Background:
The RNA shown here (c-di-GMP-I riboswitch aptamer) has 106 nucleotides and comes from a bacterium. Its mean pLDDT, the model's own confidence on a scale to 100, is 83.
RNA sequence: UGAUGAAAAGGGCAAAUUCGUAGAAAUGCGAAGACGCAAAGCCAUGGACCUAAGCAAUUAGUAGAUCAACCUCGGUCAACUAAUGUAUGGUAGCCAGGUUGCCGUC
Numbered sequence: 001u002g003a004u005g006a007a008a009a010g011g012g013c014a015a016a017u018u019c020g021u022a023g024a025a026a027u028g029c030g031a032a033g034a035c036g037c038a039a040a041g042c043c044a045u046g047g048a049c050c051u052a053a054g055c056a057a058u059u060a061g062u063a064g065a066u067c068a069a070c071c072u073c074g075g076u077c078a079a080c081u082a083a084u085g086u087a088u089g090g091u092a093g094c095c096a097g098g099u100u101g102c103c104g105u106c
Stems, first nucleotide, its partner, number of pairs: 002106004012037002017032006035093001041099003045096003048091003054086003058083005064077004
């Protein structure tokens, strides 16, 4: 320096869950807690996945304005709710990739 992870030695990180906090949410951060991890250190470059505030168009519903109509049926307009789509938001403990690194073995 490269490959590799058996037994060790020193250790390290911290899943689920609970509490607090930021956020529209996914999720992040802090504390407790350990499922596990040889990079479960760091980096959103590629793929995959999660969320949908905002945006887009359509459908359904709610109540409203306006036009038309003998009655019945209808057209137009904007608002709210739900559904559908979509990252500019996320996941590094999803995979690949990049990068740094302890100990040992070859």
It was read from a public genome assembly, where an Rfam model found it. Of the family's consensus pairs, 90% are formed in the model.